[in-house]
Context: one part of a larger RNA
RNA sequence: UUGCAGUUAAAAAGCUCGUAGUUGAACUUUGGGCCUGGACGGGCGGUCCGCCGCAAGGCGUUGUACUGUCUGGCCGGGCCUUUCCUCUUGGUGCAUCGGCGUGCCCUUCACUGGGUGCGUCGGGGAACCAGGACGUUUACCUUGAGAAAAUUAGAGUGUUCAAAGCAGGCGUUUCGCCCGAAUACAUUAGCAUGGAAUAAUGAAAUAGGACGUGCGGUUCUAUUUUGUUGGUUUCUAGAGUCGCCGUAAUGAUUAAUAGGGACAGUUGGGGGCAUUAGUAUUCAGUCGCUAGAGGUGAAAUUCUUGGAUUGACUGAAGACUGACUACUGCGAAAGCAUUUGCCAAGGAUGUUUUCAUUAAUCAAGAACGAAGGUUAGGGGAUCGAAAACGAUCAGAUACCGUUGUAGUCUUAACAGUAAACUAUGCCGACUAGGGAUCGGGCGACCUCUUUUUUAUGUGUCGCUCGGCACCUUACGAGAAAUCAAAGUCUUUGGGUUCUGGGGGGAGUAUGGUCGCAAGGCUGAAACUU
Numbered sequence: 001u002u003g004c005a006g007u008u009a010a011a012a013a014g015c016u017c018g019u020a021g022u023u024g025a026a027c028u029u030u031g032g033g034c035c036u037g038g039a040c041g042g043g044c045g046g047u048c049c050g051c052c053g054c055a056a057g058g059c060g061u062u063g064u065a066c067u068g069u070c071u072g073g074c075c076g077g078g079c080c081u082u083u084c085c086u087c088u089u090g091g092u093g094c095a096u097c098g099g100c101g102u103g104c105c106c107u108u109c110a111c112u113g114g115g116u117g118c119g120u121c122g123g124g125g126a127a128c129c130a131g132g133a134c135g136u137u138u139a140c141c142u143u144g145a146g147a148a149a150a151u152u153a154g155a156g157u158g159u160u161c162a163a164a165g166c167a168g169g170c171g172u173u174u175c176g177c178c179c180g181a182a183u184a185c186a187u188u189a190g191c192a193u194g195g196a197a198u199a200a201u202g203a204a205a206u207a208g209g210a211c212g213u214g215c216g217g218u219u220c221u222a223u224u225u226u227g228u229u230g231g232u233u234u235c236u237a238g239a240g241u242c243g244c245c246g247u248a249a250u251g252a253u254u255a256a257u258a259g260g261g262a263c264a265g266u267u268g269g270g271g272g273c274a275u276u277a278g279u280a281u282u283c284a285g286u287c288g289c290u291a292g293a294g295g296u297g298a299a300a301u302u303c304u305u306g307g308a309u310u311g312a313c314u315g316a317a318g319a320c321u322g323a324c325u326a327c328u329g330c331g332a333a334a335g336c337a338u339u340u341g342c343c344a345a346g347g348a349u350g351u352u353u354u355c356a357u358u359a360a361u362c363a364a365g366a367a368c369g370a371a372g373g374u375u376a377g378g379g380g381a382u383c384g385a386a387a388a389c390g391a392u393c394a395g396a397u398a399c400c401g402u403u404g405u406a407g408u409c410u411u412a413a414c415a416g417u418a419a420a421c422u423a424u425g426c427c428g429a430c431u432a433g434g435g436a437u438c439g440g441g442c443g444a445c446c447u448c449u450u451u452u453u454u455a456u457g458u459g460u461c462g463c464u465c466g467g468c469a470c471c472u473u474a475c476g477a478g479a480a481a482u483c484a485a486a487g488u489c490u491u492u493g494g495g496u497u498c499u500g501g502g503g504g505g506a507g508u509a510u511g512g513u514c515g516c517a518a519g520g521c522u523g524a525a526a527c528u529u
Base pairs, nucleotide, nucleotide: 004500005499006498007481008480012497014368016366017365021361022360023359025254026253031081032080033079034078035077036076037075038074040072041071042070043069044068045067046066047065048063049060050059051058052057086133087132088131089130090129091128092127096123097122098121099120100119101118102117103116104115105114106113137200138199139198140195141194143192144191152184153183156166157165168178169177170176210247211246212245214244215243216242217241218240219239220238221237222236258358259355260353261352262351263350264349266347267346271343272342273341274340277321278320281317282316283315284314285313286312287311288310292303293302329336330335373414374413375412376411377410378409383407387403388402389401390400425496426495427494429488430487432472433471434470437467438466439465440464441463442462443461444460446459448457476483477482502529503528504527511522512521513520514519
């Protein structure tokens, strides 16, 4: 691994990218014909054997006999069908081809011809031996050799049985004889053998590609023959390399309801920068009227004739973006909602592609990452940790109220965590019915909009691809709640990553690493139950 689990019981990294790793679409020789071998089965016989029969004939355990024919499927082998089984040098040389000599038989006028033997010589790619030149390479399966015994399984054997042991058995019992001490299993790696499905891998695209009865350069090597020895050169032979010519069906697989690219009209509260609006809040100014106002369960702290609260008109500031707002949209997630402009990006749809495996998931590594926190500036309206006070209360260091610092906002940096939740990894396939809705496309009659007719656009009804969800059912799953996924799982294997293994101790200690810090990441044990 076979073979667990991960919504809620322990457990899916917050999210995306991404290298190593793992995994990865289909396609290239199939089919047909002929010949032939083996073991097996069936039908019909013949001869022989046995039995029953006077005979005809019948039966027979596979007749643990021989043999013929027809036929069936199974396992092979060879040849052909466009179908190399590597090529080559020697040797041994099977099957069978030719020549010569010769014996026998038949034949002929005749060693004429035929048949059959024997001897000898030559040819002889079936097979083997041993060199040379080259060859796609593996995984996988098969068979074989090899793999120490003991052990294990297991054969034989009356240790009196047995666990054991490898013994033992039989005579004439002087001389002796005989059977044993099997066999199997023995996984990985290695060696040899056959197979060629499956899975990789390689080859010819700037042809430095293949082949050759070829031709010509060029470089190197040197056996033999030229009477001998030496030198040089040619021929010849071999090896390498370059050019020309010729031969060829010369050489590029599809275009994955995989992926990528291009274009088109769109679409969205996706992002960044600028611009703009709205009311509210607080404060300030001016004006008005007045005795209370705030706040609460009830109060008080608090503010108020120095005019609070409240009303009107102005102004400033910093936040925020109501109603519209939805089981609606966009974004990887975090998240995103006033107007307008600019900038680049994205999805889906539709068309197309002379891209052709480019893909999926991912240790390491990287980007982004709410709120709160930290550092340095800016800004400080509101709200508001800490703090103070008033209440409540047995107490209240809280809930309620009045103040209020940090913070809340923004810029530049850190930090890197959340019930970062759908508590449900990502990619792919299949399995069920329905009506809505968002985005694109297609179709159909109509409808509204303008001044009519087109043409956009708005409506209505269908279909379709892609989304966010919902309803009903359960063939299915589940401990159930419930779930079209949490189904296609003991009838267990589509690919790939991460995590968990009783409760505490403990996300603690320690070490490492990151951080200014707070802390983050990694992360135990003793002990206890």